[in-house]
Context: one part of a larger RNA
RNA sequence: GAGUAACGAUAAGGGAGGUGAAAAACCUCCCCGCCGGAAGACCAAGGGUUCCUGUCCAACGCUAUUCGAGGCAGGGUGAGUCGGCCCCUAAGGCGAGGCAGAGAUGCGUAGUCGAUGGGAAACGGGUUAAUAUUCCCGUACUGGUUAUAACUGCGAUGAAGGGACGGAGAAGGCUAGGCUAGCGCGGCGUUGGUUGUCCGCGUUUAAGGUAGUAGGUUGAGGACUUAGGCAAAUCCGGGUCCUUAAGACUGAGAACUGAUGACGAGCUCCCAUGUGGAGUGAAGUAGUUGAUGCCAUGCUUCCAGGAAAAGCUUCUAAGCUUCAGGUUAUAACGAACCGUACCCCAAACCGACACAGGUGGUCAGGUAGAGAAUACUAAGGCGUAU
Repeated sequence: GAGUAACGAUAAGGGAGGUGAAAAACCUCCCCGCCGGAAGACCAAGGGUUCCUGUCCAACGCUAUUCGAGGCAGGGUGAGUCGGCCCCUAAGGCGAGGCAGAGAUGCGUAGUCGAUGGGAAACGGGUUAAUAUUCCCGUACUGGUUAUAACUGCGAUGAAGGGACGGAGAAGGCUAGGCUAGCGCGGCGUUGGUUGUCCGCGUUUAAGGUAGUAGGUUGAGGACUUAGGCAAAUCCGGGUCCUUAAGACUGAGAACUGAUGACGAGCUCCCAUGUGGAGUGAAGUAGUUGAUGCCAUGCUUCCAGGAAAAGCUUCUAAGCUUCAGGUUAUAACGAACCGUACCCCAAACCGACACAGGUGGUCAGGUAGAGAAUACUAAGGCGUAU
């Protein structure tokens, strides 16, 4: 220079009460304003205690601070079913033998790893200051081991089926959700009107089980035969003949049940103020609209022709055939380990900062609208640390 620039988006504050040494900024209440395909909610990645409670205010916070993602102390993450681990493989990695090389090493078979993909099974309600598909209540489901009973050709690292997949388009059947009416409970205006065709709130209920619908796919059954499926096969594929016109598989939703339960506006009582506790508990129906969700990995069509392997099903080989093994039913036991707090378009991640930047996925109310545009708004969250 200078008590100058600046104090990081112009979404906005005001009043009352409280706490306190002290309050424009902290807490509570009442108004006002902003977002609402987000500035709300939930995950993945990443972070790692930032979560909750008490206490403190030196430093950190662009000011103050009684406040804080700051200091100190204590507390907090509960799983057969969520995710991992596990089984399986992709790109790719490693790679016994092997090949190449003077060597270091490179390549690579068998194999072994490797998810961003495939593979069993859980929902609703309640509860904490802080966790919940994990705890509790209620109602379920799946794989395995063992035992018992009945029946019985079982058996794989092999064979076959299946798993199993692209783009675009169209029509249909549904549902979530919304809206309206009905029903239940409450209200009647401190300003002219408001007992009315008025106003406010509520009208919610899952997985699972039974049965198998709208639809989709495929003809189905039997006998014989067979140069294919590296051996075998009753399996798959090829062939011949006979019978038959619905049979099988799949499949949303709805219905009944689950539920004489739960939840539920409100009301009553209590401690008297906290995001209180205890008890009780009404109505809980219909119509309409309707998805980008489900049927659907469907159907039609097109060329650029759109993973693999295991689990699963069938078949036999060696072998075993009074055993073992398999199927069905019942019962008992068991289902370990790791993650789980909190932030997650952000003051907690990546940007040296509490930085106008960047960051993948899911949910998607109302009025107007073609619309996820836009405007206003609900739930919810904020008024951006001067």
RNAcentral holds the full RNA, with entries from ENA. Large-subunit ribosomal RNA, domain III from Neptunomonas phycophila, 386 nucleotides, folded computationally. Lineage of the source: Bacteria > Pseudomonadota > Gammaproteobacteria > Oceanospirillaceae > Neptunomonas. Model confidence (mean pLDDT): 84 of 100. Its Rfam family is "Bacterial large subunit ribosomal RNA". Its family is annotated with structural constituent of ribosome and ribosome in the Gene Ontology.